[in-house]
Molecule: Bacterial RNase P class A
Organism: Thermatribacter velox
């Protein structure tokens, strides 16, 4: 140089005019009007996991019910993250998966003799018949098939065959290594196929509703009708318990306004410092949207980056000018942690393959 891996960032600038929502200030209330200062992401999104917080029993038993799954740390908590074990993919960097089929049921479609307590269609082999047949022994080799009862060579033997032997591969035993998953060594044999995104077994998590949660203030007013309720309505969970106790529900009608919650946090920069990482500790620093039909924009002009066209320049790689087109996905709405999805267009580090020069 080419290709290509894992990761990390940006995601237009800058002026001027015009406009919004929040806050302080203009001695003093409201309204207005002015000066300042602030005001959207890496995904704010999907609302899919996990948690704070609020109210229901100080979140309570039991059963049903539902997630999660190698193994070890992280962490408030995860299904996430880190490092590591097995297996698969790729030359590699690297990706991608993962609890049990020897608890018990159950399924394995079509082809095939045979889909699990093995089976024989083609065939091999020996007898007897001698014209094609019959008896028996094999399962090596054809065939079917997603899958066929270890593989591959040598020996054996009528013919074979874990029937013996070596090597791989599995089981079970036993050493030794690791905190494990699980690895490596000896020894005995070759029974025991798949699917658990079939039931199911095992461990282990899980109460419900959600900021429209809940409080308060103000406004309204029939203090209205009907029904049910301490022999327990209605809440806490699908049942059952077990707890709470005075209003429930259905029409009508009236008011639909304002404060808190609410933005100081499992906050975010730097620096020592532990740890392989993920994180975790301590120490100074900082204060960064909080709107309620929803503010956080729009215009113009310059730059910037990319294509396009038209022209100059240079032997060529290549540059230069003018002009015109693009600059994306998308938007907080109680907050964190994650995953996942979308995203013109560019920058970066580290690592693999390879081809060139020296």
């Nucleotide at each position: 140089g080419a290709g290509g891996u894992a990761a990390a960032c940006c995601g237009g600038g800058c002026a001027a005019c015009c406009g919004c929502g929040g806050g302080a200030g203009g001695a003093a209330a409201a309204a207005c009007c002015c000066u300042c200062c602030u005001g959207a992401g890496g995904a704010a999104a999907g609302u899919c996991c996990g948690a704070g917080c609020u109210c229901c029993a100080u979140a309570g038993a039991g059963c049903a019910g539902g997630g999660u799954a190698c193994u070890g740390g992280g962490u408030a908590a995860c299904g996430c993250c880190c490092a590591g074990u097995g297996g698969g993919g790729g030359u590699a960097a690297c990706c991608c998966c993962a609890g049990g089929a020897a608890a018990g049921u159950g399924c394995c479609a079509c082809a095939g003799a045979g889909a699990a307590c093995a089976u024989a269609c083609c065939g091999c082999c020996u007898c007897c018949a001698c014209c094609u047949g019959g008896a028996g022994g094999c399962a090596a080799g054809g065939g079917u098939g997603a899958a066929a009862a270890g593989g591959u060579g040598g020996g054996g033997u009528a013919a074979g065959a874990g029937c013996c032997c070596a090597c791989c591969g599995g089981a079970c035993g036993u050493c030794g290594g690791g905190u494990g998953a699980c690895c490596g060594g000896c020894g005995u044999g070759c029974c025991u196929g798949g699917c658990a995104a079939a039931c199911c077994c095992u461990a282990c998590c899980c109460g419900g509703a959600g900021c429209a949660a809940g409080g308060c203030c103000a406004a309204a007013u029939a203090g209205g009708a009907a029904g049910g309720g301490a022999u327990g309505a209605g809440g806490c969970u699908g049942c059952u318990c077990g707890c709470u106790g005075a209003c429930c529900u259905u029409c009508g009608g009236g008011u639909u306004g304002g404060c808190c919650g609410c933005u100081u946090g499992a906050g975010g920069a730097a620096g020592c410092g532990g740890g392989u990482a993920a994180c975790c500790g301590c120490u100074u620093c900082c204060c960064c949207a909080g709107a309620u039909a929803g503010a956080u924009g729009g215009u113009u002009g310059c730059c910037a980056u990319u294509c396009c066209u038209u022209c100059c320049c240079u032997a060529a790689g290549g540059g230069g000018a003018a002009g015109g087109a693009a600059u994306a996905c998308a938007g907080a709405a109680c907050u964190c942690g994650g995953c996942u999805u979308a995203c013109a267009g560019g920058u970066u580090u580290a690592c693999c393959u390879u081809c060139c020069c020296a």